[in-house]
RNA sequence: UUGUUAUCAAGAAAGGUGGAGGGAAUAGACCCAAUGAAACCUUAGCAACCCUACGCUUGUAGAAGGUGCUGCAUUCUAAUCAACGGAUUUGUCAUUCUGAACUUGUUUCAGAAUCUAAUUCAUUGAUGAAGAUAACGU
Numbered sequence: 001u002u003g004u005u006a007u008c009a010a011g012a013a014a015g016g017u018g019g020a021g022g023g024a025a026u027a028g029a030c031c032c033a034a035u036g037a038a039a040c041c042u043u044a045g046c047a048a049c050c051c052u053a054c055g056c057u058u059g060u061a062g063a064a065g066g067u068g069c070u071g072c073a074u075u076c077u078a079a080u081c082a083a084c085g086g087a088u089u090u091g092u093c094a095u096u097c098u099g100a101a102c103u104u105g106u107u108u109c110a111g112a113a114u115c116u117a118a119u120u121c122a123u124u125g126a127u128g129a130a131g132a133u134a135a136c137g138u
Stems, first nucleotide, its partner, number of pairs: 002137007013043005021032003026078004044070003049066002051062004074130001079127005085121005091115001094114008102105001
């Protein structure tokens, strides 16, 4: 550098140095920050991937060691699909109702409601993409 697998709504902060940014990247939103951001150091803690003990593929307990982590769901949204709801448009020929006309009927016209389809918006769920971490491999 790259691949595979697993996990990612739980959990856990003080001090020192530092001095303006930060929440990975792009866009938007929302936040944090001179009552001190990033980064580095020390100490403390969380978790349990590797690990340790027992059992022996699965389970239980632990935390010496290797990593990791210690604002906000990986801060949220973005792509696809599904469900529900709203809005708009559509239908020469959908259905029903109301009104009008005269050619008096499977008539025509207008309006409303429902329905169909499309677009769009919001919410929810699933999947994906990207990313982070670990273990193993290249």

The RNA shown here (SAM riboswitch aptamer (S box leader)) has 138 nucleotides and comes from Flavobacterium urocaniciphilum.
Lineage of the source: Bacteria > Bacteroidota > Flavobacteriia > Flavobacteriales > Flavobacterium.
Rfam family: SAM riboswitch aptamer (S box leader). Its family is annotated with regulation of gene expression in the Gene Ontology.
The RNAcentral record of the sequence draws on Rfam.
The coordinates come from a structure-prediction model, not an experiment, and the mean pLDDT is 78.